[in-house]
RNA sequence: AUAUCAUGGUGAGUGGCGCGAAGGAACUGGCCUUACGACCGCCCGGCAACCUGUCCAUCAAGGUGCUAAAUCCAGCCCGCAAGGGGAAACAUGAGGU
Numbered sequence: 001a002u003a004u005c006a007u008g009g010u011g012a013g014u015g016g017c018g019c020g021a022a023g024g025a026a027c028u029g030g031c032c033u034u035a036c037g038a039c040c041g042c043c044c045g046g047c048a049a050c051c052u053g054u055c056c057a058u059c060a061a062g063g064u065g066c067u068a069a070a071u072c073c074a075g076c077c078c079g080c081a082a083g084g085g086g087a088a089a090c091a092u093g094a095g096g097u
Base pairs, nucleotide, nucleotide: 001097002096004094005093006092007091008090013044015043016042017041018040022033023032024031027075028074029073030072045067046066047065050063051062052061053059071089076086077085078084
């Protein structure tokens, strides 16, 4: 990088340092976060339980991951509609090529 499978309504920062203007994957529309410093990087804390581990578990030591808002919402299909269902896309994990 690519395909497969599983999961995506729970949960978890008023923390420290650095940076300095945009950010919430992409496009469109909406809504929201952000100079009271977002996003991002590092540190610390935390959540979770996919893999490893083994006392086979409501454990959490190791590998990932995550830590505003349902994957922030809608878009395509079904539905009168619904914080209704499905698809697509995306994200994460596992083993494979």